[in-house]
RNA sequence: GCGUGACAAAGGCAAACUGCCCGAGAGGGCAGGACGCAAAGCCAAGGGACCUAACCAGGAACGGACGAUGUUCCAGGGUCAGCCUAGCCGCCACA
Numbered sequence: 001g002c003g004u005g006a007c008a009a010a011g012g013c014a015a016a017c018u019g020c021c022c023g024a025g026a027g028g029g030c031a032g033g034a035c036g037c038a039a040a041g042c043c044a045a046g047g048g049a050c051c052u053a054a055c056c057a058g059g060a061a062c063g064g065a066c067g068a069u070g071u072u073c074c075a076g077g078g079u080c081a082g083c084c085u086a087g088c089c090g091c092c093a094c095a
Stems, first nucleotide, its partner, number of pairs: 003094003012037002017032006035082001041088002045085003048080005058074005
C1' cells in the first nucleotide's frame, strides 16, 4: 500500500419519538433520546424514492362550450448520503 472486519482496545455517530426554530412541502437545524451503524465521515456525479407553493416559463390529456375556472401527468425546480453505485478522507486489529 492492498485486503478482511473475526478477536480485542480507544473512541465516534445517532433511528424512532419529544420539545423549540426554519420551510408551501419533502425535509433541515438545535436539545433530549438510542434503533442501530466499520465509514450511519464528506460528496448530489449516476440511478432510485419523496416534495412541488412561488418566479421565468411551459407541454399533453380530461372536462366543459374547440371558453374560463379546475383535475391528472410530464417538464422545470427542490429534498433524501441511515436507499444503492461511483469518488475523496479515515481509527484499530490481523484470524
A computed fold for a 95-nucleotide RNA from Nitrospira sp. UBA6493, annotated as c-di-GMP-I riboswitch aptamer.
NCBI's taxonomy places the organism under Bacteria, Pseudomonadati, Nitrospiria, Nitrospiraceae, Nitrospira.